Predicted 3D model of a 375-nucleotide RNA (Bacterial RNase P class A) from a Micrococcales bacterium.
RNA sequence: CGAGUCGGUUGGACGAUCGCGGUGGACUCUGGUCCAUCGAGGAAAGUCCGGACUCCGCAGGGCAAGGUGGUGGGUAAUACCCACCCGGGGUGACCCGCGGGAAAGUGCCACAGAAAACAGACCGCCAGGGCGCAAGUCCUGGUAAGGGUGAAACGGCGGUGUAAGAGACCACCAGCACUUCAGGUGACUGAGGUGGCUUGGCAAACCCCACUUGGAGCAAGGUCAAGAGGGCCGCAAGGCCUGCGCGAACGAGUUGCCCGCUCAAUGUUCGCGGGUAGACCGCAUGAGAUUGCUGGCAACAGCAAUCCCAGAUGGAUGAUCGUCUCAGCUACUUCGGUAGCCAGACAGGAUCCGGCUUACAGACCGACUCGUCCG
Repeated sequence: CGAGUCGGUUGGACGAUCGCGGUGGACUCUGGUCCAUCGAGGAAAGUCCGGACUCCGCAGGGCAAGGUGGUGGGUAAUACCCACCCGGGGUGACCCGCGGGAAAGUGCCACAGAAAACAGACCGCCAGGGCGCAAGUCCUGGUAAGGGUGAAACGGCGGUGUAAGAGACCACCAGCACUUCAGGUGACUGAGGUGGCUUGGCAAACCCCACUUGGAGCAAGGUCAAGAGGGCCGCAAGGCCUGCGCGAACGAGUUGCCCGCUCAAUGUUCGCGGGUAGACCGCAUGAGAUUGCUGGCAACAGCAAUCCCAGAUGGAUGAUCGUCUCAGCUACUUCGGUAGCCAGACAGGAUCCGGCUUACAGACCGACUCGUCCG
């Protein structure tokens, strides 16, 4: 200097004028006015996970069904995060993971090929016999080392041996089984020993194994008001109380099923019809944020200090102007810059939090790898 890999920050600032919503305060003619202060995201998206919280009349067991799948750690928890192991990719930094079991069973592997899993003889090789002048051809038996087909063909390579071959045998490897020692919390790793034992792949196919799971969801849920209907008082106006009516069944609840349990006739469930649709709470102080120290390889944990950072409900945070700044474009340039244009990506809350995935113009920062050149 170039090419790459991984991680992180930001994604405008200031001022003025007008206009919005929350909170607090003051003043009010109770209609509001003024002052102060706060007012979207790194993903608010997807709705894919995990929870908190609320309710289901106390929610237990079994089966079914679902989820996860190397080891250890973190966390409220997870399919998330960190570290490591194994396998694969890459020169490498790093990235990916369909990461338990194929010898419990079932199933699939097109086409080609003789044959695709207790899988075989197409071309061959060898022995014997027949026919033929010869080339060659037919039958019987042996064979799976060579060739062919294919993504994949009953371990590899070199020998011995054989009629020709073959783990038939031998040496060296690889796999597998059993086993010894060492290291590691562990997954595993390394170094040996014995054994001819040697038979694919797919479980992100069904399945088996291990662990795990109650359901619904802020439109959860709660309080008040109103109200048809009914009753009482009243001559009436009206007031008070209650508060849906009718019918059916005997059961209802506990994810589906079974057992168990709980509640029930002043009840529960179901069906039809009617009334209300208003106000308030839930509603934002949190598994919270920032900074520092300590421990830890790290994720993270502990301690201390500082801070409060939307809470709407037809749904607020906007508009205009000016200046500055980062980048870009155009022209000029004494190559230091000057002038002009121009805010320029993805994109907007609604119970909240922790993740994952996806989208993202531009501006930067750090660590590491490879290549080239110079010293």
It matches the Rfam family "Bacterial RNase P class A". Gene Ontology terms of the family: ribonuclease P activity, dimeric ribonuclease P complex and tRNA processing. The sequence was found by an Rfam model in a public genome assembly.